[in-house]
Context: one part of a larger RNA
RNA sequence: UGACGGGGGCCCGCACAAGCGGUGGAGCAUGUGGUUUAAUUCGAAGCAACGCGCAGAACCUUACCAGCUCUUGACAUGCCACGACGGUUCCCGGAGACGGGUUCCUCCCCGCAAGGGGCGUGGACACAGGUGCUGCAUGGCUGUCGUCAGCUCGUGUCGUGAGAUGUUGGGUUAAGUCCCGCAACGAGCGCAACCCUCGCCCUUAGUUGCCAUUAUUCAGUUGGGCACUCUAGGGGGACUGCCGGUGAUAAGCCGAGAGGAAGGUGGGGAUGACGUCAAGUCCUCAUGGCCCUUACGGGCUGGGCUACACACGUGCUACAAUGGCGGUGACAGAGGGCAGCUACUCCGCAAGGGGAAGCCAAUCCCGAAAAGCCGUCUCAGUUCGGAUCGUCCUCUGCAACUCGAGGGCGUGAAGUUGGAAUCGCUAGUAAUCGUGGAUCAGCACGCCACGGUGAAUACGUUCCCGGGCCUUGUACA
Repeated sequence: UGACGGGGGCCCGCACAAGCGGUGGAGCAUGUGGUUUAAUUCGAAGCAACGCGCAGAACCUUACCAGCUCUUGACAUGCCACGACGGUUCCCGGAGACGGGUUCCUCCCCGCAAGGGGCGUGGACACAGGUGCUGCAUGGCUGUCGUCAGCUCGUGUCGUGAGAUGUUGGGUUAAGUCCCGCAACGAGCGCAACCCUCGCCCUUAGUUGCCAUUAUUCAGUUGGGCACUCUAGGGGGACUGCCGGUGAUAAGCCGAGAGGAAGGUGGGGAUGACGUCAAGUCCUCAUGGCCCUUACGGGCUGGGCUACACACGUGCUACAAUGGCGGUGACAGAGGGCAGCUACUCCGCAAGGGGAAGCCAAUCCCGAAAAGCCGUCUCAGUUCGGAUCGUCCUCUGCAACUCGAGGGCGUGAAGUUGGAAUCGCUAGUAAUCGUGGAUCAGCACGCCACGGUGAAUACGUUCCCGGGCCUUGUACA
């Protein structure tokens, strides 16, 4: 100087407390451990691994296994030889890769030519190739403490020196934020602000959007208009600026104060200091070293990653009456769409199928739900719950046996609110309801985003956890 303490002081955080809803019990989904297996590819491991890499494992993916098969190689550069190569039709063997045969068309560019280049095949070698090892050789990227308020430097001063001072102290703040004091005076990286978005107003613009006035229509449909809504460009607006109180006359704090759409950081996002964990990743990529080279490389078929006594994590659906079922029925936002979204119509109980308009989209299409109202059920393993199984279908796709999703009929399991324990959340939040998107042929209870309805509670900081500053002890570094 640090680190540590079941030392002290001060102060924060959904850290506790106060509340609301869960997890832990059930069924299923998903990840992991374990076990099994020819293989169940590999990585991730307390927080910070476990719906994680995977924003899509039937083939492909695929890295694994079995079998078949190739050896200058699927891919790059260089050398030599050849001229076509290649496309196309069909046949044979084969699981296919591949091998053999066959029909038709047939070289291109520069150049008079020689020659050169392109393309391909064959050959020999340099080499290619490796998701093989080492993340404890590395770059890059990322997680975490933590959006915590810290981390440092120059000069000066003090100290033999390590180092100290500044950065401590008195107040204050979300903040090393600001004020005052002070052997310090300044400065940098962080904080804040500058950026995006939501909330108010003004302005510019007016189609595909809008409709107050005036006609018109089933309908903003058409004329007309751009006032309003909205869209998307520009600007204004909030600064403790004003008032009162308090404080040290300061910074600031208090006020159900004024004004204001908004008030004390207005809400949300992006933004992550010096560093810590030899944290994670050699399987994104890059890369040192090591290793393989008729194989640890390449191709193919099939299988596996989907196994199942069990254990854990994360979720979904429930156990019902604030509900289930039937009927009726109003209101979003954000997105997506051409080998696409599909109105409308017909067929089918339905998944879906046939026909068919519009739309490269403020134009056309995909599209609300819960609420609400009416009826019924009357507390039961039920008109709750839907697992499982049987059967018949639909769709995607070369192909749904291993191993897809969906529909109809039947079946109708566990489950009556969950032990010890444990998680999230402070407001348009929790809870609850649906909607869209990426990936994608198909496949979502996951992920990312969007809106609808919309709470309760916070006395307080003794305690648990994490963190900041000062101080103290130390046989630790």
Annotation
This is a predicted structure of a 477-nucleotide part of an RNA (small-subunit ribosomal RNA, 3' major domain) from an uncultured bacterium. RNAcentral holds the full RNA, with entries from ENA, Greengenes and SILVA. Rfam family: Bacterial small subunit ribosomal RNA.